[in-house]
RNA sequence: GGGCUUGUGGUGUAACGGGAACACGGCUGCCUUGCACGCAGCCGAUCAGGGUUCGAUCCCCUGCGAGUCCA
Numbered sequence: 001g002g003g004c005u006u007g008u009g010g011u012g013u014a015a016c017g018g019g020a021a022c023a024c025g026g027c028u029g030c031c032u033u034g035c036a037c038g039c040a041g042c043c044g045a046u047c048a049g050g051g052u053u054c055g056a057u058c059c060c061c062u063g064c065g066a067g068u069c070c071a
Stems, first nucleotide, its partner, number of pairs: 001070007010024004018054001026042005047063005
C1' cells in the first nucleotide's frame, strides 16, 4: 500500500427496513440485628458524515478505529 471481516449502554451479546432487547454491572427501595442471597423499580448505547427510502442499527458511499490475510 491492497483485499476481507467488524464497530450497539460500563462489559458480553440480540434486534426480516417499521417501538433498540437480554444477561452481568451501577443506583434506589423491600427483606436482615448487619452483610450477602433473593424480590421490585430505575439509570445507561447504535463510531462520524453523507446518500437511498414514507421510514435506516439494518442497504450504499466516504472517513476513522479494531482484527485478519497478502505485498
Notes:
Model confidence (mean pLDDT): 84 of 100. A computed fold for a 71-nucleotide RNA from Actinomadura xylanilytica, annotated as transfer RNA. It matches the Rfam family "tRNA". By type it is a transfer RNA. The sequence was found in a public genome assembly.